[in-house]
RNA sequence: AGCCGAGCUCCACCUGGAGGCGGGGGAACCGAUUUGUGGGGCGCAGUCCACGUAGGACGGAGUACUUUCAAGCUCUAGCCCGUCAGCUAACCUCGCAGGCCACAUUGAAAG
Numbered sequence: 001a002g003c004c005g006a007g008c009u010c011c012a013c014c015u016g017g018a019g020g021c022g023g024g025g026g027a028a029c030c031g032a033u034u035u036g037u038g039g040g041g042c043g044c045a046g047u048c049c050a051c052g053u054a055g056g057a058c059g060g061a062g063u064a065c066u067u068u069c070a071a072g073c074u075c076u077a078g079c080c081c082g083u084c085a086g087c088u089a090a091c092c093u094c095g096c097a098g099g100c101c102a103c104a105u106u107g108a109a110a111g
Base pairs, nucleotide, nucleotide: 002100003099004098008019009018010017011016020096021095022094023093024092025091030086036083038084039081040080041079042078046058047057048056049055059076060075061074062073063072065111066110067109068108069107070106071105
């Protein structure tokens, strides 16, 4: 100076307020009728086959102005609720972290 991500800005000063961004719960109508092989949420991070080999395939995600196409590279975690939650107006409620980085992957088209 920037990147991934919702995870920022301003005022105040004893940790509070405002705006903004993001998540969850929650009617009618609609949907679903399916509960031990429990179920569900955040997130790109899911499924299958192996597991002797610790990996492979498909799908998904990132790759620095944006979008599309193609190729290359990398990743495909982790955490939470606690027997319980479809959608969902009013309403209620929670988060604003963490990690990385110095010419960065390239080509084509459009903006």